About this RNA:
The prediction has a mean pLDDT of 80. This is a predicted structure of a 71-nucleotide RNA (transfer RNA) from a Candidatus Peregrinibacteria bacterium.
RNA sequence: GGGGCCGUAGUUUAAUGGUAAAACGCUUGGCCGCGGCCCGAGAGAUGCCGGUUCAAAUCCGGUCGGCUCCA
Numbered sequence: 001g002g003g004g005c006c007g008u009a010g011u012u013u014a015a016u017g018g019u020a021a022a023a024c025g026c027u028u029g030g031c032c033g034c035g036g037c038c039c040g041a042g043a044g045a046u047g048c049c050g051g052u053u054c055a056a057a058u059c060c061g062g063u064c065g066g067c068u069c070c071a
Stems, first nucleotide, its partner, number of pairs: 001070007010024004018054001026042005047063005
């Protein structure tokens, strides 16, 4: 320098172009003599910039980061 793959919540994973979901974790309430377990509720995310479309996490282009192959 060139090619390929990946990027979603604190973590691990979902999501036919049509309300971004779940588990663990976190906060709070209940339960409990306290803690834990258990039950209810809540906060929290599409790497970034554009394009296509009525509508983009998803399709297209660029860019950034990680892994990998070639030189």
The sequence was found in a public genome assembly. Its Rfam family is "tRNA". About the family: Transfer RNA (tRNA) molecules are approximately 80 nucleotides in length.